[in-house]
RNA sequence: UAGAGUUUGAUCCUGGCUCAGAGCAAACGUUGGCGGCGUGCCUAAUACAUGCAAGUCGAACGAGAAGUACCUUCGGGUAUGGACAGUGGCGCACGGGUGAGUAACGCGUGGAUAAUCUGCCUUCAGAUGGGGAAUAACUAGCCGAAAGGUUAGCUAAUACCGCAUAAGACCACAGUAUCUGCGGAUACAGGGGUUAAAGAUUUAUUGUCUGAAGAUGAGUCCGCGUCCGAUUAGCUUGUUGGUGGGGUAAAAGCCUACCAAGGCUCCGAUCGGUAGCUGGUCUGAGAGGAUGAUCAGCCACACUGGGACUGAGACACGGCCCAGACUCCUACGGGAGGCAGCAGUAGGGAAUAUUGCGCAAUGGGGGAAACCCUGACGCAGCGACGCCGCGUGAGUGAUGAAGGCCUUAGGGUUGUAAAGCUCUGUUCUGCAGGAACAAAAAAAUGAGUGUACUGCAGGAGAAAGGACCGGCUAACUUCGUGCCAGCAGCCGCGGUAAGACGAGGGGUCCAAACGUUGCUCGGAAUCAUUGGGCGUAAAGCGGGUGUCGGCGGCAUAGAAAGUCAGAAGUGAAAGUCCUGGGCUCAACCCAGGAAGUGCUUUUGAAACUUCUAAGCUUGAGUAUGGGAGAGGGAAGUAGAAUUCCUGGUGUAGUGGUGAAAUACGUAGAUAUCAGGAGGAAUACCGGAGGCGAAGGCGGCUUCCUGGCCCAAUACUGACGCUCAGACCCGAAAGCGUGGGUAGCAAACAGGAUUAGAUACCCUGGUAGUCCACGCCGUAAACAAUGGACACUUGGUGUUGGAGGUAUUGACCCCUUCAGUGCCGAAGCUAACGCGUUAAGUGUCCCGCCUGGGGAGUACGGUCCCAAGAUUAAAACUCAAAGAAAUUGACGGGGGCCCGCACAAGCGGUGGAGCAUGUGGUUUAAUUCGAUGCAACGCGAAGAACCUUACCUGGCCUUGACAUGUACCGGACGGCUACCAGAGAUGGUGCUUUCCUUCGGGACUGGUACACAGGUGCUGCAUGGCUGUCGUCAGCUCGUGUCGUGAGAUGUUGGGUUAAGUCCCGCAACGAGCGCAACCCUUGUCUUUAGUUGCCAGCAUUUAGUUGGGCACUCUAAAGAGACUGCCGACUUUAAGUCGGAGGAAGGUGGGGAUGACGUCAAGUCCUCAUGGCCCUUAUGGCCAGGGCUACACACGUGCUACAAUGGUAGGUACAGAGGGAGGCAAAACUGCGAAGUCAAGCAAAUCCCAAAAAGCCUAUCUAAGUUCGGAUUGGAGUCUGCAACUCGACUCCAUGAAGCUGGAAUCGCUAGUAAUCGUGGAUCAGAAUGCCACGGUGAAUACGUUCCCGGGCCUUGUACACACCGCCCGUCACACCAUGAAAGUUGGCUAUACCAGAAGUCGCUGCGCUAACUUCGGAGGCAGGCGCCCAAGGUAUGGUCGAUGAUUGGGGUGAAGUCGUAACAAGGUAACCA
Repeated sequence: UAGAGUUUGAUCCUGGCUCAGAGCAAACGUUGGCGGCGUGCCUAAUACAUGCAAGUCGAACGAGAAGUACCUUCGGGUAUGGACAGUGGCGCACGGGUGAGUAACGCGUGGAUAAUCUGCCUUCAGAUGGGGAAUAACUAGCCGAAAGGUUAGCUAAUACCGCAUAAGACCACAGUAUCUGCGGAUACAGGGGUUAAAGAUUUAUUGUCUGAAGAUGAGUCCGCGUCCGAUUAGCUUGUUGGUGGGGUAAAAGCCUACCAAGGCUCCGAUCGGUAGCUGGUCUGAGAGGAUGAUCAGCCACACUGGGACUGAGACACGGCCCAGACUCCUACGGGAGGCAGCAGUAGGGAAUAUUGCGCAAUGGGGGAAACCCUGACGCAGCGACGCCGCGUGAGUGAUGAAGGCCUUAGGGUUGUAAAGCUCUGUUCUGCAGGAACAAAAAAAUGAGUGUACUGCAGGAGAAAGGACCGGCUAACUUCGUGCCAGCAGCCGCGGUAAGACGAGGGGUCCAAACGUUGCUCGGAAUCAUUGGGCGUAAAGCGGGUGUCGGCGGCAUAGAAAGUCAGAAGUGAAAGUCCUGGGCUCAACCCAGGAAGUGCUUUUGAAACUUCUAAGCUUGAGUAUGGGAGAGGGAAGUAGAAUUCCUGGUGUAGUGGUGAAAUACGUAGAUAUCAGGAGGAAUACCGGAGGCGAAGGCGGCUUCCUGGCCCAAUACUGACGCUCAGACCCGAAAGCGUGGGUAGCAAACAGGAUUAGAUACCCUGGUAGUCCACGCCGUAAACAAUGGACACUUGGUGUUGGAGGUAUUGACCCCUUCAGUGCCGAAGCUAACGCGUUAAGUGUCCCGCCUGGGGAGUACGGUCCCAAGAUUAAAACUCAAAGAAAUUGACGGGGGCCCGCACAAGCGGUGGAGCAUGUGGUUUAAUUCGAUGCAACGCGAAGAACCUUACCUGGCCUUGACAUGUACCGGACGGCUACCAGAGAUGGUGCUUUCCUUCGGGACUGGUACACAGGUGCUGCAUGGCUGUCGUCAGCUCGUGUCGUGAGAUGUUGGGUUAAGUCCCGCAACGAGCGCAACCCUUGUCUUUAGUUGCCAGCAUUUAGUUGGGCACUCUAAAGAGACUGCCGACUUUAAGUCGGAGGAAGGUGGGGAUGACGUCAAGUCCUCAUGGCCCUUAUGGCCAGGGCUACACACGUGCUACAAUGGUAGGUACAGAGGGAGGCAAAACUGCGAAGUCAAGCAAAUCCCAAAAAGCCUAUCUAAGUUCGGAUUGGAGUCUGCAACUCGACUCCAUGAAGCUGGAAUCGCUAGUAAUCGUGGAUCAGAAUGCCACGGUGAAUACGUUCCCGGGCCUUGUACACACCGCCCGUCACACCAUGAAAGUUGGCUAUACCAGAAGUCGCUGCGCUAACUUCGGAGGCAGGCGCCCAAGGUAUGGUCGAUGAUUGGGGUGAAGUCGUAACAAGGUAACCA
């Protein structure tokens, strides 16, 4: 020392991305009251107009204008005055700016200078004598546009030059002393040589010269520290050293000649890139990281490059010379310039100020001083750029005002907020007063400034915004929008109910600011020294030998490098921190202290590390004796098998596959026998066994050879461990040369498979596989686990050795060493797992990792014959990629089990005609919905009108319907009423109330307004209801336990069951919803009760008709009964199963109702309800007609058939369950019939519908499109109904289609079932082949669970979780992006060689010129000339880094493109590596 979001269905881990913090020389957006203190070109070291930024001294010097005064011979002179300019001195090397260059002794720090200099200043000592020659200014002339120049003449000095003097200094010489780092240094005395000076003035000073010392400043050298790149590994010729010479203030290759051949470098030279360094600043807990504005120290630079001069100091920002670029002036001949000083301008840029005032203060230059100069500095101006402070009012004030917003319509909120009332005056405005900065005795002097501050007056008046409100993250609602517009830091919002967009209200956080962007540190332990990792997440080199390096056993002595302690110096100031003080506070400023973890010097200590010396034996090694072994190399040799060849036997096939074919075979195969050839590999033994460093090694024998293990002693004496680079080995494939080739077998060919099949399968078959030699150097080279050493409970196999015990002996047993396996303790681990063979606990060394993709790729280098290997990026892109484990789901994974799931059967569908529904098409409309199973005779238990929702046309607008308000009016209503109209509707006529408190009310019409209404949309906003998996046996919970956790356990296991049914076992023990049971019905019996039911016996009849009876049937209420209860066998003494008895019924007796947690955004807004949206003279309402009934076609569900187990005709028997008043209707009569007429009975165990049919008996038909079949059509009718045209059902007569048992495929059914036969009901005026229900007749089959489908449990794999209808790969096509290559083109930097050579120093020369000195001869100097060096420039050849380039390569990203389906399950050929 704080964390959070984001990978998943969920979890844990790894890991990246993102956020919250602080900061800034900032910028931008919105807003903006005041003051103080700071701060302000980070970009173009780009170019600069204008002004200013360095002058001063008359007490160094000459000259002396204007002005003033005086004199004047009027020409002028004198005095004063002192301008402009000049000579001379000092200054201009400070101050100020900038950061281009520089990776360096540049900077920092500490030293050295015995290798140095230092103007002005201070102190001390000494000196200041005497001469000379010029020159500027000035005057005159000349040249030039100008800048400027030139000639002649005059003149002064503290300007210049000799001479004299020489304490001292310097030089050389020899001597003594001291110190020493032995190189030298210092001091002292000696004689020799060389070397100075300047005066001014106000007479008090001040200069000048020499020397010594100090102070200050500067130069030089050294140790240490100081960025990135090895895809930069070698660099260097003045280079390294020496000697002589030169040179500098000073050491030195600093320079030069000669000699030697050195010097630097993996502890990173050289090269390339980037960069001023530091005190400090920001951040951080710290260690660190980043940074180097303002202030301060150092350095470098001054348009670019080169050079020197002057000077104490420069190679000089506002100096000089030259070259170059640029700008300006020009009379074209020539000239001038350098804001990276202060302002300012242009340009660049996201962006950075006034062409201000003043020298009053501080500081600087000159001067004796007065004073002058000073864009240093002090101030002011501009900018919220930063920090700090203040204010925008305070108190009171509930009717909780109005308005806004929300609302569940009640209210809530804005909100004491406002208004109102009472105050205050910081700010503000006005007026008045008014500092400090000014000091050392006094005076003068203030830019800022009438500023700060104070007083008075006025007046709440003039002063609040910005961002945010889905999570992270404090703060929530409404409307608008509708994957649009937009938001977004990450996750992500937006597709009609958005707390995420935009707006309103409200709220939150900050506040004269608030946000955004950019950048830095932090969080990030995400480069890990503090403080990480490498079995599977990224990460152990394929293995070894071994160099540098790193590390290293026991004991002794010494040293003191590391280490530790003390002291001293330094670590500038400012800053940070602490204390105190000054501005009203604070920011800010001042004083003192601490700190500055560092460096240096010095004195000590000696445990540890190190070094030295001399030892030790336990690490390591050697010797002796044994031992095992597919360890390696070479030579030889053996048998089995395949193939081939020869011959024999033998005949038609063989071979191969899922099935085939290609292929081989009548020219004789396959098969079989004999002989031979050749190559490769070595069955059994053989093992989780052995050996080797790894790769790897397997018949037998011989030779050569490496390593290992055991035992006992002896010897050496730390000789050790690890290892960058280096070297060696290194499977398979591949390459080269030469052999060899039996089998196998890439490529290739053919045959299959397939939609295709460049594959999997088959038949062939070449490289290759084998040998020799040489390359390659990689593998999932894996234990995905580097090596060495030590320590830490065990069990059990096995291999090799040794010892002990025992035995006659082999075994066995015990101990121990070395290997090799399994299981497991502690511990570790994210988990899985590891666990003395560690992934445990420690030490040492090496290698490697830092999100995924791009990519192990490009470029460059190295290696290679090639293939390629090795080293190894970036742009760009994503918010993940990943590990382990969990729960599900899934698998052309496994095990167990069930189901009319298959099989075994019976009957159908699919073919025909018709009915009905759907799709499609059509239409004005063919209303809407339902769409795999689980839509399609479904909603619809019944469309001619109505229904009706659709279409066309005609009408209505408070409405067909509900409630309410206001106003006006009136009954409403009724009638066989009349007229118009298709009708809705409109008009007319007649008739006509109740209550009352007399206001009115009930009821009703009209008008206006609220509203009604909607089968309009959304079933993906919903409720309810329903379907489905599935009547499948499952789904969960509490407590406990296990696990970091998701979760697990229970619920798994062994049995059993229809069942998570029950039993047993078990870290589980219990419980709930489901199962079962309880309910209904049916099957047996009993009791009760007998009308409308029944009739055994009695009577009576056509008839249970009647009397009678209720025994029976039946009816309908209550009970009984069945529970594996009993017996036996089996099983675990269980649960249970099998068999049996009894029983009407036996193991759930049959049937029904009953549907767990959930799944399908399943279905329904058109049953109903309902949010939201939409329509409101219409999407509402009324009416007529039409449509839903269409028809080339396709599908589903049915009916009727195709016939003789049948049809037709006649006769005849037996049900059950229902329905009936706007109804069922008997009987009778009429009609061929559908029906009609009349009408008894019955609100029903009473009457009616009602005839049951198949069946049985008899007759006929005789195999045919028929006496089958009945479609279709014509005609005639019946019934219902306002109305049968579109569009009803039925009847009769006539007509008599397709169809002769139905392809692929597919459905139902396990017993009173299928099949078959009829009956009834709902709906309904009428209209079933549909639906629901009822009974009659009444089968066949089930070996069994391999397969298909569905389901349950356990297990396994998984890259799936929208869950396999999943996921996902690659080419191609299109668009965009970045990037590699590329004939080249072009630019920057740089190297080498040569040419060239300005200015300039130096050297040589100096015949020309020459004031100072001269012994008069010259000396000296200057110009000029030559040479060395050298900037720019040029030529040539390279290197390197960019830009660009037709074309081209791959990569990335994109919407729902194309082709396939490679991977994930055994992914359908296991996958993967080379």

This is a predicted structure of a 1474-nucleotide RNA (small-subunit ribosomal RNA) from an uncultured bacterium.
Its mean pLDDT, the model's own confidence on a scale to 100, is 83.
Rfam family: Bacterial small subunit ribosomal RNA. Gene Ontology terms of the family: ribosome and structural constituent of ribosome.